Description:
The prediction has a mean pLDDT of 89. This is a predicted structure of a 351-nucleotide part of an RNA (small-subunit ribosomal RNA, central domain) from a metagenome. Rfam family: Bacterial small subunit ribosomal RNA.
Context: one part of a larger RNA
RNA sequence: UUGGGCGUAAAGGGCUCGUAGGCGGUCCGUCACGUCGGGAGUGAAAACUCGGGGCUCAACCCCGAGCCUGCUUUCGAUACGGGCGGACUAGAGGUAGGUAGGGGAGAACGGAAUUCCUGGUGUAGCGGUGGAAUGCGCAGAAAUCAGGAGGAACACCGGUGGCGAAGGCGGUUCUCUGGGCCUUACCUGACGCUGAGGAGCGAAAGCGUGGGGAGCGAAUAGGAUUAGAUACCCUGGUAGUCCACGCCGUAAACGUUGGGCGCUAGGUGUGGGAUCCAUUCCACGGGUUCCGUGCCGCAGCUAACGCAUUAAGCGCCCCGCCUGGGGAGUACGGCCGCAAGGCUAAAACUC
Numbered sequence: 001u002u003g004g005g006c007g008u009a010a011a012g013g014g015c016u017c018g019u020a021g022g023c024g025g026u027c028c029g030u031c032a033c034g035u036c037g038g039g040a041g042u043g044a045a046a047a048c049u050c051g052g053g054g055c056u057c058a059a060c061c062c063c064g065a066g067c068c069u070g071c072u073u074u075c076g077a078u079a080c081g082g083g084c085g086g087a088c089u090a091g092a093g094g095u096a097g098g099u100a101g102g103g104g105a106g107a108a109c110g111g112a113a114u115u116c117c118u119g120g121u122g123u124a125g126c127g128g129u130g131g132a133a134u135g136c137g138c139a140g141a142a143a144u145c146a147g148g149a150g151g152a153a154c155a156c157c158g159g160u161g162g163c164g165a166a167g168g169c170g171g172u173u174c175u176c177u178g179g180g181c182c183u184u185a186c187c188u189g190a191c192g193c194u195g196a197g198g199a200g201c202g203a204a205a206g207c208g209u210g211g212g213g214a215g216c217g218a219a220u221a222g223g224a225u226u227a228g229a230u231a232c233c234c235u236g237g238u239a240g241u242c243c244a245c246g247c248c249g250u251a252a253a254c255g256u257u258g259g260g261c262g263c264u265a266g267g268u269g270u271g272g273g274a275u276c277c278a279u280u281c282c283a284c285g286g287g288u289u290c291c292g293u294g295c296c297g298c299a300g301c302u303a304a305c306g307c308a309u310u311a312a313g314c315g316c317c318c319c320g321c322c323u324g325g326g327g328a329g330u331a332c333g334g335c336c337g338c339a340a341g342g343c344u345a346a347a348a349c350u351c
Base pairs, nucleotide, nucleotide: 003323004322005321006320007305008304012319014201015200016199017198021194022193023192025088026087027086028085029084030083031082033081034080035077036076037075038074039073040072041071042070048066049065050064051063052062053061054060091191092188093187094186096183097182098181099180103177104176105175106174107173108172109171110154115149116148117147118146119145120144121143125136126135162169163168206247207246208245209244210243211242215241216240220236221235222234223233258318259317260316261315262314263313266296267295268294269293270292271291272290273289274288275287276286277285300307301306324351325350326349333344334343335342336341
């Protein structure tokens, strides 16, 4: 609960696509469904309100009017909304020409480093810490050189730089592939926006089957520390981290800010494009403009902090969500999942 809200107080769905629905540009015609006006019928009585009256007053009762906000029907109006018909191009989409990019998928390749193995040199230590010890080492370690194996990640460039709807994406090359931006104004002609349900995507961890396993490393073992030390520190180390396929579907999935459109001072960086000036040309530079990404800042907004053309300003449309704290994102039920669990979601009681 006809209210007010959702950056930080409770509250934006993790993200996208899209069904129903809601909402929807400019002009003309037509209908008259919504809408508006008049008339008629009906809208029982009582009640209620106003006026008047009766019981000595009042309560109470009686009379008249109003009311009954509605429905039906008829006549009319046509601005707005709607239906139908026609037209338009400013929204949306397409064509053509450019362009940037760690956007996605697959395959191949590369160098540095760690570890391991083999061989050479070499000899007593190495490692580790606050200090140590466990550990490794005369069966030759550590150090150093050469060769080999294997896995994972890609230094510098690298940037409040780029791309993506979000999650996210970074060595190089090739193949396949999605989206964006700019210019053109040739085409379509409102084809649009949002989106309950629904579908798809969705970090890490986790799960299933099979592979792989260098480094790191939950669990775990040992050494220390300590009153204790089921920790922090050290030495080892399994799952995992990696790959393929299939699940899971969560997060501080955050800009803690849903999407779309329009409007509202500026200044200054930076990424992409177009164009003008200057330059003999190119690069650099200066101006204009479109798209992105930062900082500062006016009006305005805000409880304040702050936001401020990338709005948290001014408006419209659509969706989601909130309504004191705990109990509790729990129980029960349902749906989903192999499981872990997820989604939906109370109450008693209590302050």
The full RNA is in RNAcentral, with records from SILVA.